[in-house]
Model confidence (mean pLDDT): 83 of 100. Small-subunit ribosomal RNA from a wastewater metagenome, 1406 nucleotides, folded computationally. Rfam family: Bacterial small subunit ribosomal RNA. The RNAcentral record of the sequence draws on SILVA.

RNA sequence: AGAGUUUGAUCCUGGCUCAGGAUGAACGCUAGCUACAGGCUUAACACAUGCAAGUCGAGGGGCAGCACGCAGAUAGCUUGCUAUCAGUGGUGGCGACCGGCGCACGGGUGAGUAACGCGUAUCCAACCUGCCCCAUACUAGAGAAUAGGCUUUCGAAAGAAAGAUUAAUUCUCUAUGUUCUCAUAAGCAGACAUCCAAUUAUGAGCAAAGAUUUAUCGGUAUGGGAUGGGGAUGCGUCUGAUUAGGCAGUUGGCGGGGUAACGGCCCACCAAGCCACCGAUCAGUAGGGGUUCUGAGAGGAAGGUCCCCCACAUUGGAACUGAGACACGGUCCAAACUCCUACGGGAGGCAGCAGUGAGGAAUAUUGGUCAAUGGAUGAGAAUCUGAACCAGCCAAGUAGCGUGAGGGAUGACUGCCCUAUGGGUUGUAAACCUCUUUUAUGCGGGGAUAAAGUGAGUGACGUGUCAUUCAUUGCAGGUACCGCAAGAAUAAGGACCGGCUAAUUCCGUGCCAGCAGCCGCGGUAAUACGGAAGGUCCAGGCGUUAUCCGGAUUUAUUGGGUUUAAAGGGAGCGUAGGCCGCCCUGUAAGCGGGCAGUGAAAUGCAGUGGCCCAACCACUGCACUGCUGUUCGAACUGCCGGGCUUGAGUACGCACGAGGUAGGCGGAAUUUGUGGUGUAGCGGUGAAAUGCUUAGAUAUCACAAAGAACCCCGAUUGCGAAGGCAGCUUACCGGAGCGCAACUGACGCUGAAGCUCGAAAGUGCGGGUAUCGAACAGGAUUAGAUACCCUGGUAGUCCGCACGGUAAACGAUGGAUGCCCGCUGUUGGCCCAUGAGGUCAGUGGCCAAGCGAAAGCGUUAAGCAUCCCACCUGGGGAGUACGCCGGCAACGGUGAAACUCAAAGGAAUUGACGGGGGCCCGCACAAGCGGAGGAACAUGUGGUUUAAUUCGAUGAUACGCGAGGAACCUUACCCGGGCUUGAAUUGCAGACGAAUUGCUUGGAAACAGGCAAGCCGCAAGGCGUCUGUGAAGGUGCUGCAUGGUUGUCGUCAGCUCGUGCCGUGAGGUGUCGGCUUAAGUGCCAUAACGAGCGCAACCCUUGCCGCCAGUUACUAACAGGUAACGCUGAGGACUCUGGCGGGACUGCCAUCGUAAGAUGUGAGGAAGGUGGGGAUGACGUCAAAUCAGCACGGCCCUUACGUCCGGGGCUACACACGUGUUACAAUGGGGGGUACAGCAGGCAGCUACCGGGCGACCGGAUGCCAAUCCCGAAAGCCUCUCUCAGUUCGGACUGGAGUCUGCAACCCGACUCCACGAAGCUGGAUUCGCUAGUAAUCGCGCAUCAGCCACGGCGCGGUGAAUACGUUCCCGGGCCUUGUACACACCGCCCGUCAAGCCAUGAAAG
Repeated sequence: AGAGUUUGAUCCUGGCUCAGGAUGAACGCUAGCUACAGGCUUAACACAUGCAAGUCGAGGGGCAGCACGCAGAUAGCUUGCUAUCAGUGGUGGCGACCGGCGCACGGGUGAGUAACGCGUAUCCAACCUGCCCCAUACUAGAGAAUAGGCUUUCGAAAGAAAGAUUAAUUCUCUAUGUUCUCAUAAGCAGACAUCCAAUUAUGAGCAAAGAUUUAUCGGUAUGGGAUGGGGAUGCGUCUGAUUAGGCAGUUGGCGGGGUAACGGCCCACCAAGCCACCGAUCAGUAGGGGUUCUGAGAGGAAGGUCCCCCACAUUGGAACUGAGACACGGUCCAAACUCCUACGGGAGGCAGCAGUGAGGAAUAUUGGUCAAUGGAUGAGAAUCUGAACCAGCCAAGUAGCGUGAGGGAUGACUGCCCUAUGGGUUGUAAACCUCUUUUAUGCGGGGAUAAAGUGAGUGACGUGUCAUUCAUUGCAGGUACCGCAAGAAUAAGGACCGGCUAAUUCCGUGCCAGCAGCCGCGGUAAUACGGAAGGUCCAGGCGUUAUCCGGAUUUAUUGGGUUUAAAGGGAGCGUAGGCCGCCCUGUAAGCGGGCAGUGAAAUGCAGUGGCCCAACCACUGCACUGCUGUUCGAACUGCCGGGCUUGAGUACGCACGAGGUAGGCGGAAUUUGUGGUGUAGCGGUGAAAUGCUUAGAUAUCACAAAGAACCCCGAUUGCGAAGGCAGCUUACCGGAGCGCAACUGACGCUGAAGCUCGAAAGUGCGGGUAUCGAACAGGAUUAGAUACCCUGGUAGUCCGCACGGUAAACGAUGGAUGCCCGCUGUUGGCCCAUGAGGUCAGUGGCCAAGCGAAAGCGUUAAGCAUCCCACCUGGGGAGUACGCCGGCAACGGUGAAACUCAAAGGAAUUGACGGGGGCCCGCACAAGCGGAGGAACAUGUGGUUUAAUUCGAUGAUACGCGAGGAACCUUACCCGGGCUUGAAUUGCAGACGAAUUGCUUGGAAACAGGCAAGCCGCAAGGCGUCUGUGAAGGUGCUGCAUGGUUGUCGUCAGCUCGUGCCGUGAGGUGUCGGCUUAAGUGCCAUAACGAGCGCAACCCUUGCCGCCAGUUACUAACAGGUAACGCUGAGGACUCUGGCGGGACUGCCAUCGUAAGAUGUGAGGAAGGUGGGGAUGACGUCAAAUCAGCACGGCCCUUACGUCCGGGGCUACACACGUGUUACAAUGGGGGGUACAGCAGGCAGCUACCGGGCGACCGGAUGCCAAUCCCGAAAGCCUCUCUCAGUUCGGACUGGAGUCUGCAACCCGACUCCACGAAGCUGGAUUCGCUAGUAAUCGCGCAUCAGCCACGGCGCGGUGAAUACGUUCCCGGGCCUUGUACACACCGCCCGUCAAGCCAUGAAAG
C1' cells in the first nucleotide's frame, strides 16, 4: 500500500466482498510449565444456608453464662488436697439492657435519568460542616424520669401491656456568660447597586459531664483553619420535523411562609408574559467523564476491569433520628411475591461475599487470614471488618520458557504416496555417534524479602516525635529461591493449499453427496466435494461465529459530486440568514505572541530502575492539542467615524421589438342555409365497405349566416423571467440596448421560509360551437383487433370569471461577478479615415489552451476563481404505503420500511443482427430447356415388427451415405455347441520329434477318440506340438479427453503482421475514399510505409504450330504380294505417339479515361481479353462427422463384453420420406438393311474362329502378359408396318422350362426362353438441375467381384439446343454506413397473464 466482482473486450460511475487490528467473548479440535491481569454483557429474575457493623465496663445499673476468691455442706481420703452441690458481684470479665460514637464510610448495581445529571471554567457579600488542628473563655447548683431487673396479665408465635422500684457522660430547671444571635442608632472598606457582618453604643436571648487516677482523657461557648457537602451561571453533551408550535405557577413583580442558604421552592395579590426553525414541545434511546479500540490524521465506535461523579437498593410513597439520610444489611404506609401459623395474626428483601434455581451461546469456591494496607469503637491492649490481602477454578487475554542440540547419505532398507517403471518423494528425517538437563520427577537446604509495629528499657530534642537495645507478631508457606541425582528422558497441534492468498498431486463421487467470505465449484479424467500423500501458515494454541474501527475519498472540514452515470428547484420577486468595492482615523470582539491558574490520580510517550528477562510494577520528565485570567500587537475579518466613484441606481437624448392587457376592423378558407345551372353518381381506401344521393347529391354560380384561425412576408429573425408570443389598427402598461457623464454615493449579490406567474389536458359556473375531435357507434383489416385505416360523432377545442400547479416545464447545463487565443455569419444601436473598418449589447457556427470517463464543452464554458441557494449517495421494492398539508374532485406536495439482488448504470470499441440505407456479385430471381412431387419397380432412411432385424450418418452439410459387391465367409447381431496363455503376433525355459497327410468312429460342425505313414542341418540351431511364464484379446464406452482425415460457409475475397502514428484504454489507421477488376485485381489519393497467408501465376489436361525421335502406331513416294487387308521390304513426309519449344501480352489500331482500365459484328490469329476443364480451399465457424478404416488418453470385461463352429438375421412390412430406373407413346413402338467413337481392361484372364442350342450358354480351337491378340457402339440414315387404342404403348407381377457361378442359390443370386400382361394417358401445393460442345439425348468402358440383386458410382465418346430485358423482389455472399437494452450474438433479448405448490394478508359463508 491494495485486491476480487457488471463487459466479448475497454474506460468510468457505483455498490457488494476480502486481506489488518481489537474483544469481559462463545463454539470446534488440541493442550507441558510459569508470571501478571481478567471472569453473569442475558432475568434491576426469584432466592435455601452461612458470614458481610460493630465497639466502649476508663459513662451506668447490674450479673444470666465462664474463671478466680471467700465462707458453708457432702464424698474420697496420705488433716490437706481433689471432686460435687448450693451461696456470695468481692475480683477478672461480661450475654441482655440504658448511654456515647459509628451504622450517611467501605462494598454492589446501572433500572431510572437527555438533566446543571456529567465534563470544564467561574461565582456564593446567598450557605452548612460530627470526628481532626489552632486560639480565647468556661466546666456552678438543683431536680426528674426511664430501660433493665422484680410482681402480674394476654398471645401459638412475633411480641405486647399494667403496677411498684432504680442508675448514668440520659433528661429537665436555675445561675454565670464573651468577641455568639436578634433589634435600634452611627458607619469604613470593597469590582457596582440595594445594602452592610470593619468598628462602636444600648437592650433582649442561649452553656456545660463526668471518668479513671494523679497524668490525662473528656464536656460547653465563640472565632479561625482543614476536610466534606449544598447552591448559581457560561460553554459542551444522541436520534427523529412523517413531532411546529409549547407553557397556566406558566414568565415577571410586590408582600409573606419555608430553608443551612438563594429561588414560584410554596402562598395571597398584580401584570401578561416566557420558550421556539441557531429546533421549543413531544417521541425514541441512553448513567456521564478520565479513558478504551481503530485510524497517517481529522474522525468513527465503545464506556467491562481501575479511578472520579451521579442514581438506585423488591415496586411506589413518606417522614423520623442525626453534623450528615429522606438511609442496601433503620422506621412507617400501600402493592406484588415468598415463608410460618393454633387462622386470630406474624416474618422477609443477596444490584454485599460465597452459593442455589431460572434465563442464556456464556462467566468461578457455600476457601484462608486480619500478618500487611485501610476503616469503626476504645486511653490502650484489643475486638470487629466476605473492605483488603492471599489461595482455589477457567487457554478467557498478555508476556516468558520448554518439548532437545551438534554430527550423520549408499541421499540405506521397508512402508505410505506418485510415476513416463528409469525413478521421485517422505528425507538429515531415522538408525548410529557425541553433548546438554531448562522443564517435569525424587531427595535435601531455605522460618528469604515484604516487619513497619506492640511491650519493656536507653538516648536526643521542641513533652510527643525520632533513633537504638531486648522480647514478641506471617495467612499465603516449607512458597519463591538454591543445591544434588538419573536420564532425551515427562511434553504438538490446528487451519489451509481454484483466484483474491503463502501452499498440489492421486483416488472416490458424478449437478448426487457436498463446498462457499466474494467470484463461483460438482452433470465420469474435480489442484474448489470426501479421503490420502505431500506442501504452506501460525504455534500452546489454531480455526469458526458475533461485534467495532480500518481499507471506504462509499457523507468527502481535511477530502466528493450534479449535460448524458444518482443529483439544478418550472420561473421570478423577496424576508431572515450568508457573502460583499477603493482610501483614511480609531477600537480590539475574532486573530497572533508572552505570562499566570487550572487541566485529579491512573492511562499515553520518553528515560531510569525493580521482579533472572519480558509482560507487569515503581520513580522522574513530557504530553493532556482544553478552559479562564492578564499583558502586548494591529496585517486580515468585525465594529465606530470620515472620504471616493469604478459596482448599483437616477436624470437627459436616440432608436428597437410576434413583450403584455383591452377595444375596433379585414380578407381568404371551411361548414351550413336559400335560390339558379346540371345529372348519376359522390366520397373513401392498399383494396373496399359503412356514409351521402333521382325527395336531385357531388360539381358549379350568386346571396346570406356563424364560429375559429391568421397564407405569403418568415429567417440558427426578434421579444419575454419562465410558461410563451405572429392579420391590420387604437389606447394603456412593462422592458432591455446604445449615447452622454449631470446627480446619489456601496444604496450590492444570493436567497431557507413566504408571495406571484406557470403549456396541454382536467374541474366549477355562465356563454359560444364553424372546423377538428377523446369517449361512443358503424365499416374494414385480422386467428382475434376493445388498435393502426375509413364514415359519423359527444365532452373538449373558443370567450368570461374561478380552481388546479403538473410536463422530455430541456441547453436534460441554478443565479451573480471577474479573468483567459482566434476565425466566420447575423440582429439592434453609436463613431469616423466609408473600409475586407472600429465599438457596445444580443443571437449562431467552427476551433487554441484548458477541462472531461468519453461523447463533447470551449468568452453564451462543462476552462480558471469567489459568493449564495437547491439537490445526490447501489439496483429493485417506490415516488409506493402510512401520517400530515393543499384541492370541489381528479390529484398534487412531503415521503419510508420489511424483503430481495450482486449487480443496476454512463460513454466509447469490435462483432453479430435489422420486415435500416448505399454499392456489388452468384443459375439467386427473371427468360428458357429438361426433370422431381402422381404410377410400377430398384435402392437408402424413418417407423413398426423380431430371438436378432449389428453399428454409425439426421436441416442446408443424413437418407443409391460408410458399403468400389451381406447366399456361407464378410458379420460386428441372435440361438445353440465348444476353448481358457487362449483364434492371431512374440520373448524365455523345459520336454517331445515332427509338422503334416491318409483312413476310420461319434457329431450339425468346431472338435474329440483310434490306426497308419512321416524331418532338415557337421554343429549351433531351424521348424512344429505340449507344459510353465512374460506380454494377450475386445467392431465394449467416451468424436464433449484426442491425433489424423473429411463435410460446409466457399474458390467467397477475404484474414493478418512488423514498424510508425492516433486513442487513458478496448482498439483504430494501414484494409478507408474515387475509379476499376472475376479478385484486398490494379491505379489515383492518403499518417502511413512495407510484409505475410489467400487471389492471380507457376502444375496437369485440352485446342494451333515447330523441332527431335519413330515400334507394336502410320503409309505419301518406291518395290513385292494377296481373295482381301501396311500384308511385306522400306520410309520419317502425313495421322498418331511423347519429349522439348513457340504462341496471347489489352502487344497493335480507334474512342473514352490522369492512370488502372473499359469499349469495338476492329485488324491479325488455331485461340482475345483468367481460351475450356482439373488439381489447388486463407484466418476461422458449426464442442459439425468419424474411438467401426487407422492411431491414441482414460474407464470397463478377463472360463468372457475374448475366441472357434453350425444355423438364422442384416433381405421382415400396415405405413411415411429421399434418391433413381422404366414408362404413359407416333419427334414413337416393332421388323429388316446400313455407317461412324473414345476412355479403358485382360493369364485361375480376355478370347478370334468353328460346331450345338430359339437363347442364356455349352463343346472344341487360335492369338495375346498387349499402340501387336480380344473387345458387334447406340442414337443416326434407308425401308416396311402400326394409326391414337390402356394399344404391336408400358412392362410389373405370376406360372412353366432352363443356363451359369459357387461346398451350397429354401430363407436369399443373376441371366435366358415361352406364357401371363398390373398400375400408368404427363402428374396438387410445392420443388430441383442447367448459360455451350453446356442442358437434353444415345450408347460404351472400368473398379469391387466366384457370382450378383449395378437401374448405383467413376469415366468415355456420339448427336446437340433454347434463353438471359434486367437486378424491383426470393435465397446466399462481399464492402461502406447507421441503430441496438444482442455477445450462447435475432433460433438473441425480453414483458404481462395463467396452471400447480407454498407463504403472508384481507373479505365472505359457516